[in-house]
């Protein structure tokens, strides 16, 4: 780069920094009552190895991952019906394989 599985649940506090963040495009939301980034601790369990178990399950050991809002909502098509609903895709984050 590509295969493949999942994305309606779930999870903070500090400290340091100082204006942005939410993938991208349009909304729209957080944000000097401090944003990203990085550092401490603490948590969730999504996968993958192991534990436990008859099996469902637990539990959190070890890879990585995650802790605003449905992947925040849409984006392209279809269908039902009046710009809405629902469904599958593209897109995208994550794991695990080449």
């Nucleotide at each position: 780069u590509c295969u493949u599985a999942u994305c309606a649940a779930g999870a903070g506090a500090g400290g340091c920094g100082g204006a942005g963040g939410g993938a991208u495009a349009g909304g729209c939301c957080c944000u000097g009552u401090g944003a990203a980034a990085c550092c401490u601790c603490g948590g969730c369990a999504a996968c993958g190895g192991a534990c436990u178990u008859u099996a469902u399950a637990g539990a959190a050991c070890c890879g990585u991952g995650c802790c605003a809002a449905c992947u925040c909502c849409c984006a392209c098509a279809a269908g039902c019906a009046g710009u809405g609903c629902u469904u599958g895709a593209a897109a995208g984050a994550u794991g695990a394989g080449a």

Source information:
Predicted 3D model of a 98-nucleotide RNA (SAM riboswitch aptamer (S box leader)) from uncultured Priestia sp. The same sequence occurs in records of 2 taxa. Model confidence (mean pLDDT): 81 of 100.